[in-house]
Molecule: TPP riboswitch aptamer (THI element)
Organism: uncultured Cetobacterium sp.
RNA sequence: CUACUAGGGGUGCCCAUAUCGGGCUGAGAUUUUACCCUUAGAACCUGAUCUAGUUAAUACUAGCGUAGGGAAGUAGUU
Numbered sequence: 001c002u003a004c005u006a007g008g009g010g011u012g013c014c015c016a017u018a019u020c021g022g023g024c025u026g027a028g029a030u031u032u033u034a035c036c037c038u039u040a041g042a043a044c045c046u047g048a049u050c051u052a053g054u055u056a057a058u059a060c061u062a063g064c065g066u067a068g069g070g071a072a073g074u075a076g077u078u
Base pairs, nucleotide, nucleotide: 001076002075003074004073005072006038007037008036009035012024013023014022015021044069045068046067050063051062052061053060
């Protein structure tokens, strides 16, 4: 690094609507068994209705963060 098996995680913002719907960012915005991550762990959670910048609004960037938590085995290749 890859495969198999098992496990962990998130699913937001804006418009309209009785419902259905549409748009934006992203790997992923819930039925796809998709996407990401599994201790070499920023996948994800707490702090957080956080701080600064930015955006139509989220997203995004930086801080927080040498913070505290967080889910593994086997085989093969290099």